[in-house]
The part of an RNA shown here (small-subunit ribosomal RNA, 5' domain) has 512 nucleotides and comes from a Saprospiraceae bacterium. The sequence was found in a public genome assembly. The organism belongs to Saprospiraceae, within Bacteria. The coordinates come from a structure-prediction model, not an experiment, and the mean pLDDT is 84.
Context: one part of a larger RNA
């Protein structure tokens, strides 16, 4: 000179776009953030109709809860941890998985026993939980069938790939408007992921050795899959000055800054990863060793009728601490987008939006034209006079951006649904209508009256643009470097004028 997720000081008119806990991976009141599905199942409280012997009983129309399916592994957050195949980057996988979704190809055939719910009944202060009696299902289970698969053998081929043959052994679930939607074995596909490698990746040698699952074979066990990944049993191996162990620091890319570049410095937003009160552990599941699941050990906090329970904002607001510092305990699912659903629709602190901050960048404005007796005033001088603030102001004439006031008023919206109507084959597809806006009476646009409602900060010795005069007197102060200040100080402290930037200005910290 350039940059900040800034801060501090003095100062402030508006608008677009961004951006907002860098500190204590501390502690957390309170709400809310992941549920949905009656076209899976038994059932229903409340309501409504009718009809009653008034006890209740039939029918609609359901909520809440239950059993089941799907999601809860995504989306969101945060940077402790981690110098590692974590990242990145190129390859391999003849060692592998893959829900939903496409596509193929074959099939759903007889049967059974539970169960929660409800209904009876205990126990507890509460979390919560015991037994009796019954029901259901796409829940569970047993028989059969086997297009295919797996396994075991035999051929053939080869890299742990494939093909054929034989034995074994292994599947299903209904529902309905009768179209469909599911449901089961498989192949192939997309799509996500696991694993291995090769190469790059911070400092210290005042850290020179390190290493018993260790290095490596055989066997077996695990996994979705290779493997000391583990066991058992043999061998004595493995790394290391091309820096092994060890210490300390760090989450890594694409990007960002800054430079002519080489480089240096950084990693808020996007991709991977790794965490989720500290630690360990598994279940279930296509997919976790799972943020708002379970189990244990801990530290802490709250109930408690002392017998026992309950928690986990590094999710979105918020709130204590901490600090120079970092924002609402807001609206909306109208968009996109996700979960479930056939659909409506339901949810959604993802998202879209609003508030707050001059915390960045951009833009506008705070008048413009005329106006000299160059007014008064303040300051300065060589003082009856000049200079300089200064066309500055008074005064004249326009204009109304902005910012009151009225009044009109938006794109984002198309779609799905619903109607109708066309191609046609019931399915789709296409037109046309109809519905639906948080943001918002918001952006825009017009009109009204008036210079009206709007400037400040830092500097003026060199460096570095800008200069006098009065206080002080080595004091009191300045001060980025060099340095001012002991009596005429352009450097200290006010003034008057200048100078620079300008809704900012200046410090101050960091990084080029």
């Nucleotide at each position: 000179g350039g940059a900040u997720g800034a801060a501090c000081g003095c100062u402030a008119g508006c608008g677009g776009g961004a951006g907002g806990c860098c500190u204590a991976a501390u502690a957390c009141a309170u709400g809310c953030a992941a549920g949905u599905c009656g076209a899976g199942c038994g059932g229903u409280a409340a309501g409504g109709u009718u009809c009653u012997u008034c006890g209740g009983a039939a029918c609609c129309c359901u909520a809440g809860a239950g059993c089941g399916g799907c999601g809860c592994a995504c989306g969101g957050g945060u940077g402790a941890g981690u110098a590692a195949c974590g990242c990145g980057u190129a390859c391999a996988u003849g060692a592998c998985c893959u829900g939903c979704c496409u596509c193929u190809a074959a099939g759903a055939c007889c049967c059974g026993g539970a169960u929660a719910g409800c209904c009876c009944u205990g126990g507890g202060a509460a979390a919560c939980u015991g037994g009796g009696a019954u029901u259901a299902a796409u829940a569970c289970g047993g028989g059969a069938u086997g297009u295919g698969a797996u396994u075991a053998u035999a051929u053939u081929u080869u890299a742990g790939g494939g093909a054929u043959a034989u034995a074994a052994u292994u599947a299903a679930a209904g529902u309905u408007u009768a179209g469909g939607c599911g449901c089961u074995u498989a192949g192939a596909g997309a799509u996500g992921g696991g694993u291995g490698u090769g190469c790059g990746u911070c400092u210290g040698a005042u850290u020179a050795g390190c290493u018993a699952g260790u290095u490596g074979g055989u066997a077996g066990g695990g996994u979705a899959a290779c493997g000391g990944c583990c066991u058992a049993c043999c061998a004595a191996g493995g790394c290391g000055a091309c820096g092994a162990u060890c210490a300390g620091u760090a989450g890594g890319g694409g990007g960002c800054g800054u430079g002519a570049g080489a480089g240096c410095g950084u990693g808020g937003c996007c991709c991977c990863c790794a965490c989720a009160c500290g630690g360990g552990u598994a279940c279930u599941g296509a997919g976790a060793c799972a943020c708002g699941g379970a189990c244990c050990c801990g530290a802490c906090u709250c109930c408690u009728a002392c017998g026992g329970g309950a928690g986990g904002c590094a999710g979105c607001a918020g709130u204590a601490a901490g600090g120079a510092a970092u924002a609402u305990u807001g609206g909306u699912c109208a968009a996109u987008g996700g979960a479930c659903g056939g659909a409506a629709g339901u949810c959604u602190g993802a998202a879209c939006c609003a508030g707050c901050c001059a915390u960045c960048c951009c833009g506008c404005g705070u008048g413009c034209a005329g106006g000299a007796u160059g007014a008064a005033g303040g300051c300065c001088c060589u003082a009856u006079g000049g200079g300089u603030u200064g066309u500055a102001a008074a005064c004249u004439g326009c204009u109304u951006u902005u910012a009151g006031c009225a009044g009109a008023g938006a794109a984002g919206a198309a779609a799905a649904g619903c109607c109708u109507u066309c191609a046609u084959u019931u399915a789709u597809g296409g037109g046309g209508g109809u519905c639906u806006g948080a943001c918002g009476g918001u952006a825009u646009c017009u009109g009204c009256a008036g210079a009206a409602u709007a400037a400040g900060c830092a500097c003026c010795g060199g460096c570095u643009a800008a200069c006098u005069c009065c206080g002080u007197g080595c004091c009191a102060g300045c001060a980025g470097c060099c340095g001012c200040g002991g009596u005429a100080a352009u450097a200290c402290g006010g003034a008057g004028g200048g100078u620079g930037c300008g809704a900012g200005c200046g410090u101050u910290a960091u990084c080029c």